[in-house]
RNA sequence: GAUAUUCUUUGGGGCGGGGUGAAAUUCCCCAUCGGCAGUAGAGUCUGCGAAGGAAACGCUUGCGUUUCCCCGAAUCGGUGAAAUUCCGAUACCGACGGUUACAGUCCGGAUGUGAAAAGAAUGGA
Numbered sequence: 001g002a003u004a005u006u007c008u009u010u011g012g013g014g015c016g017g018g019g020u021g022a023a024a025u026u027c028c029c030c031a032u033c034g035g036c037a038g039u040a041g042a043g044u045c046u047g048c049g050a051a052g053g054a055a056a057c058g059c060u061u062g063c064g065u066u067u068c069c070c071c072g073a074a075u076c077g078g079u080g081a082a083a084u085u086c087c088g089a090u091a092c093c094g095a096c097g098g099u100u101a102c103a104g105u106c107c108g109g110a111u112g113u114g115a116a117a118a119g120a121a122u123g124g125a
Base pairs, nucleotide, nucleotide: 004122005121006120007119008118009117010116016030017029018028019027031105032104033094034093035048036047037046038045043092044091052069053068054067055066056065057064058063059062074090075089076088077087078086096108097107098106
């Protein structure tokens, strides 16, 4: 102590009040939540992960690997050398399946997956 290999651990939050109704944490009003890396500190910028789909290959035959597709949403003003990130104001967004009634917040796949973070060992430019 660069780069590398292996291993271990960590690794997603949120419906409280009121209204209508036979029925809603799903509708309406108010409320409330925000993965990882980068960058002047980010749910809305750039890239990535998760969800969904397809193909090829592998085998233990329903899973794995790889590649591809798909992948939501922000403006104005202020400060500053620098901010779509801070401050102020006003907005906006949120997979699939389920449900006596439509779900970011309930239940389920999921004691899953995972970007990545921290640490250890080996090795050693």
Predicted 3D model of a 125-nucleotide RNA (FMN riboswitch aptamer (RFN element)). The model forms 97% of the base pairs in the Rfam consensus. The coordinates come from a structure-prediction model, not an experiment, and the mean pLDDT is 83.